Fluoride riboswitch aptamer (crcB RNA motif) from an Alphaproteobacteria bacterium, 61 nucleotides, folded computationally. It was read from a public genome assembly, where an Rfam model found it. Lineage of the source: Bacteria > Pseudomonadati > Pseudomonadota > Alphaproteobacteria. It matches the Rfam family "Fluoride riboswitch aptamer (crcB RNA motif)". Its family is annotated with response to fluoride and positive regulation of gene expression in the Gene Ontology. Its mean pLDDT, the model's own confidence on a scale to 100, is 79.
[in-house]
RNA sequence: AUUUCAGCCGGCGAUGGAGUCCGCCGUAACUGCCUUCCGGGCUGAUGACUCCUACGAACGC
Numbered sequence: 001a002u003u004u005c006a007g008c009c010g011g012c013g014a015u016g017g018a019g020u021c022c023g024c025c026g027u028a029a030c031u032g033c034c035u036u037c038c039g040g041g042c043u044g045a046u047g048a049c050u051c052c053u054a055c056g057a058a059c060g061c
Stems, first nucleotide, its partner, number of pairs: 009026005016052006032042003
């Protein structure tokens, strides 16, 4: 100096908040998909589960 492992700490997982679990990263992790391609089109507030908020659809009062 470099690499790997473990611990601690912190961060991240396509638009908000909280809890649990999982995965990833140490300046990186991350920054959705399709397409006749820069014209256009599609799903979703989750990585997964639950709840709240916002938004959207259908029905009833």